[in-house]
Context: one part of a larger RNA
RNA sequence: GAUGAACGCUAGCGACAGGCCUAACACAUGCAAGUCGAGGGGUAACAUGAGUGCUUGCACUUGAUGACGACCGGCGCACGGGUGCGUAACGCGUAUGCAACUACCUUGUACUGGGGAAUCCUUUCAGUACGGAACAACGCUUGGAAACGAGUGCUAAUACCGUAUACGCCCUUUGGGGGAAAGAUUUAUCGCUGAAAGAUUGGCCCGCGCUAGAUUAGCUAGUUGGUGAGGUAACGGCUCACCAAGGCGACGAUCUAUAGCUGGUUUGCGAGGAUGAUCAGCCACACUGGGACUGAGACACGGCCCAGACUCCUACGGGAGGCAGCAGUGGGGAAUAUUGGACAAUGGGGGCAACCCUGAUCCAGCGAUGCCGCGUGAGUGAUGAAGGCCUUAGGGUUGUAAAACUCUUUCAGGGGUGAAGAUAAUGACGGUAACCCCAGAAGAAGCUCCGGCUAACUCCGUGCCAGCAGCCGCGGUAAUACGGAGGGAGCUAGCGUUGUUC
Numbered sequence: 001g002a003u004g005a006a007c008g009c010u011a012g013c014g015a016c017a018g019g020c021c022u023a024a025c026a027c028a029u030g031c032a033a034g035u036c037g038a039g040g041g042g043u044a045a046c047a048u049g050a051g052u053g054c055u056u057g058c059a060c061u062u063g064a065u066g067a068c069g070a071c072c073g074g075c076g077c078a079c080g081g082g083u084g085c086g087u088a089a090c091g092c093g094u095a096u097g098c099a100a101c102u103a104c105c106u107u108g109u110a111c112u113g114g115g116g117a118a119u120c121c122u123u124u125c126a127g128u129a130c131g132g133a134a135c136a137a138c139g140c141u142u143g144g145a146a147a148c149g150a151g152u153g154c155u156a157a158u159a160c161c162g163u164a165u166a167c168g169c170c171c172u173u174u175g176g177g178g179g180a181a182a183g184a185u186u187u188a189u190c191g192c193u194g195a196a197a198g199a200u201u202g203g204c205c206c207g208c209g210c211u212a213g214a215u216u217a218g219c220u221a222g223u224u225g226g227u228g229a230g231g232u233a234a235c236g237g238c239u240c241a242c243c244a245a246g247g248c249g250a251c252g253a254u255c256u257a258u259a260g261c262u263g264g265u266u267u268g269c270g271a272g273g274a275u276g277a278u279c280a281g282c283c284a285c286a287c288u289g290g291g292a293c294u295g296a297g298a299c300a301c302g303g304c305c306c307a308g309a310c311u312c313c314u315a316c317g318g319g320a321g322g323c324a325g326c327a328g329u330g331g332g333g334a335a336u337a338u339u340g341g342a343c344a345a346u347g348g349g350g351g352c353a354a355c356c357c358u359g360a361u362c363c364a365g366c367g368a369u370g371c372c373g374c375g376u377g378a379g380u381g382a383u384g385a386a387g388g389c390c391u392u393a394g395g396g397u398u399g400u401a402a403a404a405c406u407c408u409u410u411c412a413g414g415g416g417u418g419a420a421g422a423u424a425a426u427g428a429c430g431g432u433a434a435c436c437c438c439a440g441a442a443g444a445a446g447c448u449c450c451g452g453c454u455a456a457c458u459c460c461g462u463g464c465c466a467g468c469a470g471c472c473g474c475g476g477u478a479a480u481a482c483g484g485a486g487g488g489a490g491c492u493a494g495c496g497u498u499g500u501u502c
C1' cells in the first nucleotide's frame, strides 16, 4: 500500500460499487417455465346473449360467443440462474486440425396426391370364440385414506399408420432395395416434406504450457499394436473375437497430498511474489451412487427408473420429498442483507398478433463494507472576560477561542412544481432526481497518540504495586513510558486494533 474482512469507540448527508470466505450442513412457507383455441375434440369455472319457469330478480336450459379448467398435440423446458464437491485432466490457456452432427434462422430449389382406425400371438374349416400382449384424451362404472389405479363405451387432430410419387441415398450393377409431407385461415399469410448451401452452437484429435512430495522407483493385461466385426452423428480398444508382446518411466512414470482453470486482481521501479470475491470465457456438479428414456441437443438443478441415507404423511395396506434458483429458517461461525416492487427498460420462451410467463433483469430495503464528494458555518471581535491548568505568584496558557455584533443557508427539515429513461401507447423506480419558495446558526465530531523509532509536555496519583509494550524497554517516592487532568500532535465521518498478502 491492499482487503468480499472482523472487533472496539464514534457517527450528519449523498452518488457508485460490493455483501455466507465457515457446514457441497439440514430445510417450514411462497414464488423461480411456460405458452399456443390461427393444430384438436370439447365445456369444469367466469361473463354475455337467447329460451323457459316465475316470487321481477332468482332458478334452470342452451358451446350460441367472449373465453377457457383438465386433456390430446406443437414448441420451449439442454437457455437463463446457483455452487466450486470433484478434477493435476486435452480440465483450462494458446496454436493447429477433421472423420462427422447441428432444432430455430437465411438463401435458392422440388413438392404438399390419395387413404385408414385397421395390429400381433395362440387356436380354428373360418380375420371363429375364449385367453394374452400393445393402443385406448374427455365421459360412465368402480377400487383406494391418499398417491394412484381397474373396467367399459365413443371419438377428433398439424397425434399415429399404410399407399403413391422422388433430386439425392444404399447394395449391386444397369437392374433392384428401402425411405416424405399437414393443414389452419378473418384470403393478408402462417405453416408441412425432401435434398442442397450458408450461418451458428456444440462433438472429437493433436503440439506446447499449467502445485508440492523420491521419507512415492518401478507402473500397466484392454494394458501397447495389428486383423476382422460391432457400436457412434463421427475418428478411435470405444467394445468384442483372434494374433503379436508390447506401452510408460530419473526430461520423474506410478503413488500420495493439495487445487476448479483463465482474462484478470493485488503488490513491486522492475524481475518477480501472492491471489482467482464481484464482472467475463471455459469446465464440473445438482441429497449420495448408478442407469438409461425422450429429443436437433441431456445421460437432464425445479424430468424418469433403481439402490442408499435422511425427513414428512398414513385409515398401517402404502405413499411423498430434494433451496449449490430468489427471499427466508435453524445450525456452524469473528462475520455477511428483505419471506420487498415491477415486467416500465434490456434480454429470453411461446404466439400471426393481442398478449402471457420470466426471483434473468431493472429497481427499492438493510449494513460506514469500500471508494468518492459535501457539510457540521462565514466575517468582525482584547478589558486578551470568566472558568480550567501551570506558575519563579510577577504572570503564562487555553485564546479570536467564547461572548457580542454583522451576514449566509450547502446538506438535513417544511411547502410547491415536477422530469429524461419511451414512445404509436405503456414508468416498478417515484411525486424520486431536478427546480422554486420558507424558517433559522439553527439538527450534524469523533478517534488514536504525545520516551526513541515517530509529529506532539507538564502537573497530580501510584511506588517493581497497579499497569504499559510493535521493537528497544518503562514502573522499587521527584515516572514527558502506568492511571487522571490541562495542553499538544495526527487523521477525520471516521479513527484505532487484529487477521491475510506483497
Stems, first nucleotide, its partner, number of pairs: 001501003005498005012374003016370002019366001020332001025330003029327003034075003039072002042068002046066003049062006082285003091210004097204002105198003109194002112191001113163001115161002119133003139152005169177002183190002211257003218248003223245008260282004264275004287308005310321004338364001340363003346360001347358004377407004387398004411443001413438005421429001446491005451472003457486005467474002
Small-subunit ribosomal RNA, 5' domain from a metagenome, 502 nucleotides, folded computationally.
The coordinates come from a structure-prediction model, not an experiment, and the mean pLDDT is 80.
The full RNA is in RNAcentral, with records from SILVA.